[in-house]
Molecule: small-subunit ribosomal RNA
Organism: uncultured prokaryote
């Protein structure tokens, strides 16, 4: 110091998380020691037990008992124990120490001050004093009452207990004279008369108590200023209340209390009310300003079971006194009494949670005491608990066979990892012992508890926790399969998870580590320091003014704000600096600094501020002008509508996209005249005018508000703004009374539509209009408060007034004030804004602080309703949201292309049968392809084989194939009889190998087979969403991109855009661009035309020979041709047209003309497109099977539906018979001639031919002639018979082909739809791959005959380029809305039930001061009774905050729910307030 996260990607706004820091913490997981701190935040709810306040015999009277001795008449006495123990009178403490924070928003608290309005026991200092006298009374004892607590009576004692007297002043009261001080009341202080107040003694004989008074020290009381939370959805509040007199009261002021007078006093600078809270030193965090906080320490304040009283006292309304009253608790004999841990420990309870019924007065301190010394849960210390902060430790060195194991892997290793094992050493903590420095002062003496020193033993007793997808340091492997989980935000997870789980390994911390919870910070995300308000949240709908807040120029005083100097204070701790002390640290000590504050004085005096007098520029007035829908009344017009009346006329009017409803023969519409009505003013008219703003438009007239202009003058700062306030305020809406043509909410009709409560059409009531009166709201918008000074320019209006000219007009030029564009600087997140700011400064008011919930609920208020203003909260979500960007996208433009459409040809859908598909059926009908771009598609050939475990059966298991190890050993290759069996396989008689060496009837060895058993093979099994690698598809569309440079914060943009022009991003031109590649072109094949070589298998003019004949020879290259190489065209050349281009257009020439024809070539990309069944692959699966082998069926099954094709309905034909022309192909397990045989298919049968040679091979449609005569036909030719031929192990499920006979639908096909622009479509036959045959009417191909039509671009579908809108970006097969249906939260209303809280009004009226009365006594008390006040409790109305609540209101969230399309495009009726 920043990061994540909204977007395809941009910048911004703007929420929400995280990194940091800290805790009186708690939970997990773990734990070795030591120091120093810290420990009931909950129920101020409730206690069992024991301790927490006593001393004092030197204040004072009493006074045991147990024991031992002694005597005894045994009843006791004596003596010591002892004047002990205990109690009681007094006195002094008990009011400090401890505790907790209920309650209190001020009677606290802080800081500053004053007290001339006051007290003060013990201490200190100082003056002076202590004489006489006297009566109780507790203990004791006697008696008596009660269960107990305690009472009562009778008798008799002391005091430093009590009470009377006397004596006093510098005390105190009262008169009174005098001096001096203060800010005032008045204060000090020296007189003088009067009146009044005291005392205690005790002891150890020199202390100490007492008593009066003076000051002092301390502790306190009391009082002002200033600070000290939230809430206005709390605006008025007060009756002792505010003030004064009189008394009372108090230590002292005062309504503190009282009687009476007077009506004040607080209050938007927030009274009152309600909520919440002990306050401060501090302490957290922050750079800080600041925000949280108030545990421990330390001031202060409060409370002590609750609410009340006063009593004693130097001090109390008293934690551990005392009276009353409530709750509660416990004891009881029922008649009563007892009691307060918010003291230390402890109990249960309460919670997420928090200690031992420890040890000592040894230290510090406190209370009594002369004193020893008592006593002290203040204190000091131990314990518990990693609460926390500090510190130590758990070895240390060396030590590679880089050991084993885990875990990984590419199988080579590489990691754990010098880690450990092994080896050599050290001894801190812990354990064990022996002592004794310090904590002890002060000569001795005193230590609960800590603690030092020194020895011994041994590497032993001692490491965990969280994380490892990004922020955020740190990866792999298996298991899991949108499951289980994870998650602080973003997200992980659907078979390869670095995000889960587990294990390896790593990485941060470390006796800790993590999650929670809570503060700050980070958040400039409340912005004093430090934000903003056109569009992101935000300017009030306008004006006018109250307070308040700001204000022009000079001058004079003054010195409050401001400065600066200086005192006093700002406790102490704390935090910060230096030294010091515990072995360091933490901790602690001693000085400093500092508390940024208030206050007292002194100086300054520029600035505000305050007082005085001036000034004119600021703002106003007078008088001249000037424009204008500013406002209010009145009066009047002319066009149009409607009506009504008559006239003419007659069948249709109107309406829409087409309609129909609707009016019309009872005469509409249309037209003409007359008359009535009412609302709103065409053109002028404009970017124009005026007005605060809403808003304002015929004329005329009145009566009124404002503004602008030049010029003289007057006033003399009189001004800006403006919280509340008041006025005004479109249009619907509301009252009450008019009016009411025309529109026209609701309503009704028609239409449209699935549906149409709409859009569109006929009608129509509210209403629009008018008067009064209400409401008070709009996108009330410039989405831009006001007011003022300032900052380039250029230009169109409108008002005005000047100069130029001798005058006017026009013109110019300079200016004032308003409306608009445009555009520097500058500002903006960008669009954009710029003298009319969204720049730059100054004033003042208003309003925002994520999105939803919600401008909703409650309340309060306005209002006749309708509603308006004000305005939350639960809950949920991580976005929302603004600019721009790039695309896609539109039922958005625009330019432009293509058989896209339009002109045409000719099909397809209709028939019949062929093929693929659905589907259905089946034991199985194997998979796969699915809009175009899946269906004559893989499949260029399913009878067995192919064929796929697709059925059914029958077998085989290192397998049908590979490779590798071990081990046989001749079992082996090979011949393989015989049985089973469909066959596959099974059994298996028997014959018998090869190489090499040697010791040769033979052994020995080796290779290949072979068995055997391990590794493994096999898989058309599964994932085309894990992949390679080919494919399709847009699209042979003209796009797609780059490098520098430029623009822009950025995404990006320029380039690649404009103009033109091309089949093109083809080319020019212009240009912030300027080149560049993939694409397109062109290179490449074929093919059109010539040359030129070359001349066999091909060719035949000439020449020569032969045949019935034929290039058959022999020859020849001339042509055809045949396959090599060249040439040919490029807008070159004329002419128009074009911007002196590019190019177009026509033209010449030429075999060809304007990419000349076809082909091959397919950019960056999309479609998670296809295809694990071609192949190749990852992972998973399977392993006597999903492998492999076999037989037999199935892949042809057939009520239906779709593609795609043959073939046809026929005469431009059929059909016979004669007759002609191709080209490109194939061919040895092949083509096959010629010949024969058969009606044919075919068959015998074989010449030639590995082919320019021989062979398929008769092209065919034509082209001639004949027949058929419009018909289910000599047209179709299905389907079914019979009889054959061919392949082939085999044609039954299932071939093709002949012949004969048999002769179905069909007569040109609905709605829709395909294909072609020239040698094309159209016809029309030939050939090849596959192939044993074949379903082929398919697919590729190849000649032959050969057309019609377009020259356009309005629609249709598609595409390209600009552009514009978008709420889309998985991109419109998007997006997204609302009701209903369902599950969950939360929360509004409500009849009511139910509880707390502050009051107020009567009722009772307890203790208790007062105050009166009565008795009473030597006084002083005291009883008794009475009065006001009074807690508590009751009753009564209501006010408030809360719980619950039958129904109910909307809201929020929730993979796959209904209905319909509302929005985002022109969104399909522009949206929206």
């Nucleotide at each position: 110091a920043g990061a994540g996260u909204u977007u395809g990607a941009u910048c911004c706004u703007g929420g929400c998380u995280c990194a940091g820091a800290u805790u009186g913490a708690a939970c997990g997981c773990u734990u070795g020691c030591g120091g120093c701190a810290u420990g009931g935040c909950u129920a101020a709810a409730g206690c069992a037990u024991g301790c927490a306040a006593g001393u004092c015999g030197u204040a004072c009277g009493c006074g045991a008992a147990a024991c031992c001795g002694g005597c005894u008449u045994c009843g006791g006495c004596c003596g010591g124990g002892a004047g002990u123990a205990g109690a009681g009178u007094g006195g002094c403490g008990a009011a400090c120490g401890g505790g907790c924070g209920a309650g209190g928003a001020a009677u606290g608290c802080g800081u500053u001050u004053c007290u001339a309005a006051c007290g003060u026991g013990c201490c200190c200092c100082a003056a002076g004093g202590u004489c006489g006298a006297g009566g109780a009374u507790a203990g004791c004892u006697c008696g008596g009452g009660g269960a107990a607590a305690c009472c009562c009576g009778g008798g008799g004692u002391a005091a430093u207990a009590c009470u009377c007297g006397a004596u006093g002043a510098c005390c105190c009261c009262c008169a009174u004279g005098g001096a001096u001080c203060g800010c005032a009341u008045g204060g000090u202080u020296c007189g003088u008369g009067g009146g009044g107040c005291a005392a205690a003694g005790g002891c150890u004989u020199g202390c100490u108590a007492c008593c009066c008074u003076u000051g002092g020290a301390u502790c306190g009381g009391g009082a002002a200023a200033c600070g000290u939370g939230g809430u206005a959805u709390c605006a008025g509040g007060u009756u002792g209340u505010u003030g004064g007199u009189g008394g009372g009261g108090u230590a002292a002021u005062g309504g503190c209390c009282u009687a009476c007078c007077a009506a004040g006093c607080c209050u938007c600078a927030g009274a009152c009310g309600c909520c919440u809270a002990g306050c401060g030193g501090g302490u957290g965090u922050g750079a800080g300003a600041g925000c949280a906080u108030g545990a421990c320490c330390c001031g202060c304040c409060a409370c002590a079971u609750c609410g009340g009283g006063a009593c004693u006292g130097a001090g109390a309304c008293a934690c551990u006194g005392c009276c009353c009253g409530g709750a509660c608790u416990c004891c009881u004999a029922c008649g009563g009494g007892a009691g307060g841990c918010u003291g230390c420990a402890g109990c249960g309870a309460c919670g997420a949670a928090u200690c031992u019924u420890c040890c000592g007065c040894a230290a510090u301190g406190c209370g009594c005491g002369a004193a020893a010394g008592c006593g002290u849960g203040a204190c000091g210390g131990a314990g518990c608990a990693a609460u926390g902060c500090c510190g130590c430790g758990u070895g240390u060195g060396g030590g590679a066979u880089g050991a084993a194991g885990c875990a990984u892997u590419u199988c080579u290793g590489a990691u754990u990892g010098u880690a450990a094992a092994c080896c050599a050493c050290u001894g801190u903590c812990a354990g064990g012992g022996u002592u004794u420095a310090g904590g002890a002062a002060a000569a001795u003496u005193u230590g609960a508890c800590c603690a030092g020193a020194c020895c011994c033993a041994a590497a032993g007793g001692a490491a965990g926790g969280g994380c490892c997808g990004g922020c955020u340091a740190a990866c792999u492997u298996c298991g899991u399969g949108c499951c289980a989980g994870c998650a602080g935000c973003c997200g992980c997870g659907g078979u390869a998870a670095u995000a889960c789980g587990a294990a390896g390994g790593g990485c941060c911390c470390g006796a800790g580590c993590g999650u929670u919870g809570a503060u700050c910070g980070g958040a400039a995300u409340u912005a004093c320091u430090g934000g903003g308000c056109u569009u992101a949240a935000a300017g009030g709908g306008u004006g006018c003014g109250u307070a308040g807040g700001c204000g022009g120029g000079a001058u004079c005083g003054u010195c409050a704000g401001u400065g600066u100097c200086u005192u006093g204070u700002g406790a102490a701790a704390u935090c910060c600096c230096a030294c010091g002390g515990c072995u360091c640290a933490a901790c602690c000590g001693u000085g400093g600094a500092a508390c940024u504050g208030c206050a007292g004085g002194g100086c300054a005096u520029a600035c505000u501020g305050c007082g005085a007098g001036c000034c004119u520029u600021g703002a106003g007035g007078u008088a001249g002008g000037u424009a204008g829908g500013g406002g209010c009344a009145a009066u009047c017009g002319g066009a149009a509508c409607u009506c009504u009346a008559g006239g003419u006329g007659u069948a249709g009017c109107g309406g829409u996209g087409a309609a129909a409803u609707g009016c019309g023969u009872a005469g509409a519409u249309a037209u003409c005249u007359a008359g009535a009505g009412g609302a709103a003013c065409g053109c002028c008219a404009a970017a124009g005018g005026u007005g605060a703003a809403g808003a304002c438009a015929g004329a005329u007239u009145g009566c009124u508000g404002g503004g602008c202009c030049g010029a003289u003058u007057c006033u003399g700062a009189c001004g800006c703004u403006g919280a509340g306030g008041c006025a005004c305020g479109a249009a619907a809406g509301c009252g009450u009374g008019g009016g009411u043509a025309g529109c026209g909410a609701a309503g009704a009709g028609g239409a449209u539509u699935a549906g149409a409560u709409a859009c569109c059409c006929u009608c129509g009531u509210a209403g629009u209009c008018c008067a009064c009166g209400c409401c008070g709201u709009a996108a009330a918008c410039g989405a831009u408060g006001u007011a003022c000074a300032u900052u380039a320019g250029g230009u169109c209006c409108u008002g005005g007034a000047g100069g130029u000219u001798c005058u006017g007009a026009c013109a110019c030029c300079a200016u004032c004030a308003g409306c608009g564009c445009c555009g520097a600087a500058g500002u903006u997140a960008a669009c954009a804004c710029a003298c009319u700011a969204a720049g730059u400064g100054c004033a003042c008011c208003g309003c925002c602080u994520g999105g939803g919930g919600a401008g909703u609920a409650c309340g309060g208020u306005c209002g006749c309703a309708a509603g308006g203003c004000u305005a939350a909260a639960a809950c949920u979500c991580a976005a929302a949201g603004g600019a721009a960007u790039u695309g896609a996208c539109g039922g958005g433009g625009g330019c432009u292309c293509a058989c896209a459409c339009a002109a045409g040809c000719g099909g397809u859908g209709g028939a019949g049968c062929a093929u693929g598909u659905g589907g259905c059926u089946u034991a199985a009908u194997u998979c796969g392809a699915a809009g175009c771009a899946a269906c004559g598609c893989g499949a260029a050939g399913a009878a067995c084989c192919u064929u796929a475990u697709c059925c059914a059966g029958g077998g085989c298991u290192u397998g049908a194939c590979a490779u590798g190890u071990a081990u046989g050993g001749a079992u082996u290759a090979u011949u393989g009889a015989u049985c089973c069996g469909a066959a596959a396989g099974g059994u298996g008689a028997u014959a018998a190998a090869c190489g090499c060496u040697c010791u040769c009837u033979g052994a020995g060895u080796g290779g290949a087979a072979c068995a055997u058993a391990c590794a493994c093979a096999g898989g058309u099994g599964c994932u085309g969403c894990a992949u390679g690698g080919c494919u399709g598809u847009c699209g042979u569309c003209a796009g797609c991109u780059c490098g520098u440079g430029c623009u822009g914060u950025g995404a990006a943009g320029u380039g690649u855009c404009g103009g033109g022009u091309u089949a093109a991003g083809u080319c020019c031109c212009u240009u912030a661009a300027c080149g560049a590649g993939c694409g397109a072109a062109a290179c490449c094949c074929c093919u059109a035309u010539c040359c030129c070589u070359a001349g066999u298998u091909g060719c035949c003019a000439g020449c020569g020979a032969g045949u019935c004949a034929u290039g058959u020879c022999g020859g020849g290259g001339a042509c055809u041709c045949u396959a090599g190489g060249g040439a040919g065209a490029c807008u070159g050349c004329c002419g128009g047209c074009g911007u002196c281009a590019a190019g177009c257009c026509g033209g010449a020439g030429g075999a060809a003309g304007g990419u000349g024809g076809g082909g091959a070539u397919g950019a960056c990309g999309u479609c998670a497109a296809g295809u694990c069944c071609u192949c190749a692959u990852g992972g998973c699966c399977u392993u006597u099977a999903u492998g492999c082998c076999c037989u037999g069926g199935g892949c042809u099954g057939c009520a239906c539906a779709c593609g795609u094709g043959c073939u046809a309905c026929a005469a431009u034909g059929g059909u016979a018979u004669c007759g002609a022309c191709a080209g490109a192909g194939c061919g040895a397990a092949g083509c096959a001639a010629u010949a024969c045989g058969g009606c044919a298919a075919c068959g015998u049968g074989g010449a030639g031919c590995a082919a320019a040679u021989c062979g398929c091979a008769c092209a065919a449609a034509c082209u001639a002639u004949g027949c058929c005569c419009c018909a289910g036909u000599u047209c179709g030719g299905a389907u079914u018979g019979u009889a054959g031929u061919c392949u082939g192990c085999a044609a039954c499920u299932c071939g093709a082909c002949u012949a004969c006979a048999u002769g179905a639908a069909g007569u040109u096909g609905g709605a829709a739809u395909c294909g072609c622009u020239a040698g094309u479509a159209a016809u029309c036959g030939c050939g090849u791959a596959u192939c044993a045959g074949c379903u082929a009417c398919g697919a590729c191909g190849c000649g032959g005959u050969g057309a019609a039509u377009a020259a356009g671009u309005u629609c249709c579908u598609g595409a390209g380029c600009c552009u514009u809108g978008u709420a889309c970006a998985c991109a419109c097969c998007g997006c997204c809305c609302g009701u209903c249906a369902a599950g969950u939260c939360a929360u509004g209303g409500a009849a009511g039930c139910u509880g707390g809280g502050a009051g107020u009004a009567c009722c009772c009226g307890a203790a208790g001061c007062c105050g009166c009365c009565c008795c009473g006594a030597u006084u002083c008390a005291g009883u008794g009774g009475u009065g006001u006040c009074g807690a508590c409790g009751g009753u009564a109305a209501g006010c408030u905050c809360g719980g619950u609540g039958a129904c109910u209101g909307g809201g929020a969230c929730u993979a796959a729910g209904u209905c319909g399309u509302a929005a985002c495009a022109a969104g399909g009726u522009a949206g929206c307030c």